[in-house]
Context: one part of a larger RNA
Molecule: small-subunit ribosomal RNA, 3' major domain
Organism: Chloroflexaceae bacterium
């Protein structure tokens, strides 16, 4: 000087408390451990691994296993030699395929450049190892309020001062004081979205001539500016009020200081070193990544009457759409099929659910719940056995609110409800990222648990 303390003081954070909904019990989905396996590819491991890399594992992907095949190679650059060179096509045999062996035809301009093939060489190739050799990128403390420097001063020196102190703030924010005076990276602001108003422009919007809900662009608007009170020596600030669409950082986003964890990633990419070279490379068929006595993590659906079922009525936003979205009609109980208008889309389409009204069920493992299993069908795709999704009929399991413990959330939030989208042929999505609809409760307070900031104190630790 730091770090640490079941030392002290001050102060924050959904940290506790107050409250609402959960998880932990059940069934199922997904990830992981374990076990199993020819293989169940690999990585990630407290917070900060475990719906994580995976924003799409039937083949492919694929890195794993079994079996078959290829070697100058699936791919790059260069060199040499050879070559009646249409890169090819057909046929026969073997084969599951990849591939291997053999062979045929017609036409020839018989040279060069370029290209192809064969042989040879130099090399290619490696998701093989090392994230304790690295770049880059990322997580985390933490959007926490901190981390430093120049000069000066103090100290033999490490170092201190500044950055401490008194107030104040979300903030090392600002003010005052002070051997300090300044400065930098952070904070804030500048950027984007939302909320009010004005102007301009309007079609595809509304609607029926024009308007401006709306859309797009440009501006205005909020600053503790005004009034009062409090604090003070003064400043700075706090509290209340008015006006206002909006107040006291308006709300949300983007933005992550010096550094810490030899944190993560050599399997995104790049890259040093090491290792493989008829294989640790390349390729094909099949299997596996989907196993299942178990254990954990994160979710989904429930256990019902604030509900289930039936009928009628009604309201979004974000987005997406041409090998696409598909109105509408017909067939089918349905998934879907057949036809088909419109739309490269403010024009056409995908397109709501909870809700409201009426009826029924009457507390029951039920007209709750839907796992599991049997049968029949639809769709995608070369192909759904391993191992897809959807529909219909039947079957109807556990489950009666979940021990110890534990998570999220302070407002258009939680909770409840559906919709969109990336990936994508299809989909194991109940996941991720977004969007709107309905819309709460509670916060006395800071003693306690967890994390953190500043000052101070102890230390045998660095």
């Nucleotide at each position: 000087u730091g770090a640490c303390g079941g030392g002290g003081g001050c102060c924050c954070g959904c940290a506790c408390a107050a409250g609402c909904a959960g998880c932990g019990g059940a069934g199922c989905g997904u990830g992981u451990g374990g076990u199993u396996u020819a293989a169940u590819u690999c990585g990630a491991c407290g917070c900060a691994a475990c719906g994580c890399g995976c924003a799409g594992a039937a083949c492919c992907u694929u890195a794993c296993c079994c079996a078959g095949g290829c070697u100058u190679g699936a791919c790059a650059u260069g060199a040499a030699a050879c070559u009646g060179c249409g890169a090819g096509c057909g046929c026969a045999c073997g084969g599951a395929a990849a591939c291997g062996u053999g062979u045929g035809a017609c036409c020839u301009u018989c040279g060069a450049g370029g290209g192809g093939g064969u042989u040879u060489c130099a090399c290619a190739g490696g998701u093989g190892c090392u994230g304790c050799a690295u770049g880059g990128c990322u997580g985390u403390c933490g959007u926490c309020a901190g981390c430093u420097c120049g000069u000066g001063u103090c100290g033999u020196g490490a170092g201190a001062u500044g950055u401490u102190g008194g107030g104040u703030u979300a903030a090392g924010u600002c003010c005052c004081g002070c051997a300090a005076c300044g400065a930098g990276c952070g904070c804030a602001a500048c950027c984007c979205g939302c909320g009010g108003c004005g102007g301009u422009a309007g079609u595809u919007a509304c609607c029926g001539a024009g308007u401006g809900u709306c859309u797009a662009c440009c501006g205005c608007g909020a600053c503790a500016g005004c009034c009062g009170c409090c604090u003070u020596g003064a400043u700075g600030g706090g509290c209340g009020g008015a006006g206002g669409a909006a107040g006291g950082c308006g709300c949300g986003g983007a933005u992550g200081a010096c550094g810490u964890c030899a944190a993560g990633u050599c399997c995104g990419c790049a890259u040093g070193g090491c290792c493989c070279u008829g294989a640790c490379g390349c390729u094909u068929g099949g299997g596996g990544c989907g196993a299942c006595a178990c254990a954990c993590a994160c979710g989904c659906u429930a256990c019902a009457a604030u509900g289930g079922c039936c009928a009628g009525c009604g309201c979004a936003a974000u987005g997406c759409g041409c090998u696409g979205c598909g109105a509408c009609c017909c067939g089918g109980c349905a998934a879907c099929g057949g036809g088909a208008a419109g739309c490269a889309a403010a024009u056409c389409g995908c397109c709501a659910a909870g809700g409201c009204u009426g009826g029924u069920c009457u507390c029951a493992g039920u007209g709750c719940a839907g796992a599991u299993c049997g049968g029949g069908g639809g769709c995608u795709g070369c192909a759904a056995c391993c191992c897809g999704c959807c529909c219909c009929c039947g079957u109807g399991a556990a489950g009666g609110u979940g021990g110890a413990g534990u998570u999220g959330c302070u407002a258009g939030u939680a909770a409840c409800c559906g919709c969109g989208u990336a990936u994508c042929a299809g989909c194991c999505a109940c996941g991720g990222c977004g969007c709107g609809g309905u819309g709460a409760a509670u916060a006395c307070g800071u003693a306690c648990c967890c994390g953190g900031g500043c000052c101070u104190u102890g230390u045998a630790c660095a």